[in-house]
RNA sequence: UCAGACGUUGGUGAUGGAGCUCGCCAUCAACCGUCCUCGAGUUCGUCUCGGGAAUGAUAGCUCCUACUCGUGG
Numbered sequence: 001u002c003a004g005a006c007g008u009u010g011g012u013g014a015u016g017g018a019g020c021u022c023g024c025c026a027u028c029a030a031c032c033g034u035c036c037u038c039g040a041g042u043u044c045g046u047c048u049c050g051g052g053a054a055u056g057a058u059a060g061c062u063c064c065u066a067c068u069c070g071u072g073g
Stems, first nucleotide, its partner, number of pairs: 009026005016064006034053003038050004
């Protein structure tokens, strides 16, 4: 100096917060979702950009908050 392993710590898993559990990553990283005979670009690619649409506040479970609908006071 490089690589690997273990421990600790931190970050992270398409919209907020908390607890528990799980996964991934170590800053050149993990992560930054899906659909369209809509448009443009294109290396013609399951690609890129623009526009439009649907689901979901969870990675999973629970609770809270925000939003929406219904009922009762």